[in-house]
RNA sequence: CCACCAUCCAGAGCGGCCGAGAGUCCUGGCUCGACGACGCCGCAGCAACCCCCCGAGGAAUCGGGUGAGGGUGCUACCGCCAGGUGCGAUGGAGC
Numbered sequence: 001c002c003a004c005c006a007u008c009c010a011g012a013g014c015g016g017c018c019g020a021g022a023g024u025c026c027u028g029g030c031u032c033g034a035c036g037a038c039g040c041c042g043c044a045g046c047a048a049c050c051c052c053c054c055g056a057g058g059a060a061u062c063g064g065g066u067g068a069g070g071g072u073g074c075u076a077c078c079g080c081c082a083g084g085u086g087c088g089a090u091g092g093a094g095c
Base pairs, nucleotide, nucleotide: 002094004092005091006090007089008088013043014042015041016040017039021032022031023030024086025084026083027082028081029080044075045074046073049071050070051069052065053064054063055062056061079087
């Protein structure tokens, strides 16, 4: 980079830096933001996708468990809402 599978109505915020837009592209709404949003960094936390543990199975796989630990992820509002054969995000396993 490419195609595949699963999930996207639960949960979890403080500090520092920055300085004007931000929450999904479009339309229409709604909301956040100079009482500093968004973003970045640090710390803390949440969750349970993978590792891990138990059970079933020949296997693929399925069901359950833990959060001490490892790899990610996430921490305004349902991916903010509706529409659209839209787009995307995260994880897993491949080439």